[in-house]
Context: one part of a larger RNA
RNA sequence: GAGUAGCGAAAGUGAAGUGAGAAUCUUAACCGCCGAAUAUCUAAGGUUUCCUGGGGAAGGCUCGUCCGCCCAGGGUAAGUCGGGACCUAAGCUCAGGCCGAAAGGCGUAGGCGAUGGACAACAGGUUGAUAUUCCUGUACCACCGUUAUUCGUAUGAGAGAAGAGGGGACGCAGGGAGAUAGAGUGAUCGAGCGACAGGAAGAGCUCGACUAAGAGGAAUAGAAAGUCUGGUAGGCAAAUCCGCCGGAUGAUUCGAAGCCUUGAUGGGUAGGGAAAAUAUAGUACCGAAGCACUCGAUUCUGCACUGACAAGAAAAGCCUCUAUCGAGAAUAAAGGUGCCCGUACCGCAAACCGACACAGGUAGAUGAGGAGAGAAUCCUAAGGCGAGC
Numbered sequence: 001g002a003g004u005a006g007c008g009a010a011a012g013u014g015a016a017g018u019g020a021g022a023a024u025c026u027u028a029a030c031c032g033c034c035g036a037a038u039a040u041c042u043a044a045g046g047u048u049u050c051c052u053g054g055g056g057a058a059g060g061c062u063c064g065u066c067c068g069c070c071c072a073g074g075g076u077a078a079g080u081c082g083g084g085a086c087c088u089a090a091g092c093u094c095a096g097g098c099c100g101a102a103a104g105g106c107g108u109a110g111g112c113g114a115u116g117g118a119c120a121a122c123a124g125g126u127u128g129a130u131a132u133u134c135c136u137g138u139a140c141c142a143c144c145g146u147u148a149u150u151c152g153u154a155u156g157a158g159a160g161a162a163g164a165g166g167g168g169a170c171g172c173a174g175g176g177a178g179a180u181a182g183a184g185u186g187a188u189c190g191a192g193c194g195a196c197a198g199g200a201a202g203a204g205c206u207c208g209a210c211u212a213a214g215a216g217g218a219a220u221a222g223a224a225a226g227u228c229u230g231g232u233a234g235g236c237a238a239a240u241c242c243g244c245c246g247g248a249u250g251a252u253u254c255g256a257a258g259c260c261u262u263g264a265u266g267g268g269u270a271g272g273g274a275a276a277a278u279a280u281a282g283u284a285c286c287g288a289a290g291c292a293c294u295c296g297a298u299u300c301u302g303c304a305c306u307g308a309c310a311a312g313a314a315a316a317g318c319c320u321c322u323a324u325c326g327a328g329a330a331u332a333a334a335g336g337u338g339c340c341c342g343u344a345c346c347g348c349a350a351a352c353c354g355a356c357a358c359a360g361g362u363a364g365a366u367g368a369g370g371a372g373a374g375a376a377u378c379c380u381a382a383g384g385c386g387a388g389c
Base pairs, nucleotide, nucleotide: 012030013029015027016026017025031386032385033384034383039366040365041364045346046345049344050074051073052072053071054070055069059067060066079140080139081342082341083340084339086117087116091112092111093110097106098105099104121138122137123136124135125134141338142337143336144335146333147332148331149330150329151328158325159324163321164320165319166318172307173306174305177301178300179299182295183294184293185292186291188209189208190207191206192205193204210267211266214262215261216260217259222254223253226249227248228247229246230245231244232243234242235241271286272285309312352361353360368380369379370378371377
């Protein structure tokens, strides 16, 4: 320079409380803002920032009794969620091998590698902080083995490949059908209300009108063949399996989403609502009705159908078959066992990437009402905020 520029988009107000000290902290009221988000879940990333008690030097563009700051203590609970003990893609690595002055390069078998395939848990409650993890109720998966029954022991029960076959197994666009989520309305059902303040006991006003996995059942849309049998030289050996060549039969086959019953004499719910302590509680506890109609998805059935061309992964789990092994095996009901890692919190942001508590950037899921073609836009619900002068 200069007490100058600036104090980084934005609505607060008046009370009460705490305190040495309050525009800024806490509480409730009113007002305002977002509401395809400024709500909720979650991936990446961060790594304790989470919760409780205390503090106020510094950080916080002012203040500060407050904090994502400082100090101390606490907090993340899984057979089923995500990953591993399963599988493979791109890619990486690569025994042998080929090449190369060396370093090394390429590459087969093999291995690793999810952003994909496979795979068994739902509802409610609970904490200051975790919950599909704890608790309650009801389930499911794999394995072990007790009892009972049945079958078998060479006239072979059963198991079964690192092999063979099937399957898994797939793209895009379009239109329609069925259904559900969800929403709305109700003179129906239930609960509460009648005050300030005159009228009003009504077709009055306000609020509510739910419930999973699992188990069992009936049907439909739809799909197409299916079943039995003879032969067989192909499927690197074998095969009763697949394929191929014949014969017989003829809709008998398979089969959703969802619905019904149960789960549930449970849970949850509007509402009602205590006591007590030095301490606030809408807490503990009690708990109604749960129906009808309308709308209706971008969700499911399901890439099922139709269409076009640029013709739309692999492997394992799974099923069948033998090679082979072979003396125990199957079913039901009680019982038992169940490893490792993650799990707090932020997550369109003051906690991630931007040197900052930065008007920038950041994948996915849910996404209500009135008006509207609409996820536009405006106003609102649930919910969240009022931007640190």
A computed fold for a 389-nucleotide part of an RNA from a biogas fermenter metagenome, annotated as large-subunit ribosomal RNA, domain III. RNAcentral holds the full RNA, with entries from SILVA. It matches the Rfam family "Bacterial large subunit ribosomal RNA". The prediction has a mean pLDDT of 81.